[in-house]
RNA sequence: GCCGACUUAGCUCAGCUGGCAGAGCAGUUCAUUCGUAAUGAACAGGUCGUCAGUUCGAUUCUGACAGUCGGCU
Numbered sequence: 001g002c003c004g005a006c007u008u009a010g011c012u013c014a015g016c017u018g019g020c021a022g023a024g025c026a027g028u029u030c031a032u033u034c035g036u037a038a039u040g041a042a043c044a045g046g047u048c049g050u051c052a053g054u055u056c057g058a059u060u061c062u063g064a065c066a067g068u069c070g071g072c073u
Stems, first nucleotide, its partner, number of pairs: 001072007010025004019056001027043005049065005
């Protein structure tokens, strides 16, 4: 230099045939217990990498850029 994949909650990841953003773990509170752990319930937590384009509507489609990883030279 060229090619490809990925970027979503504190962490690991779903969701991407465009139409309300989700799960597990972690966190907070409550219940249970003599107490702790475990268990159960509830709650909180997101500019969906950035900027544009298409669209009535974009996490989802298109382009550029940034970052991470891999391959080729």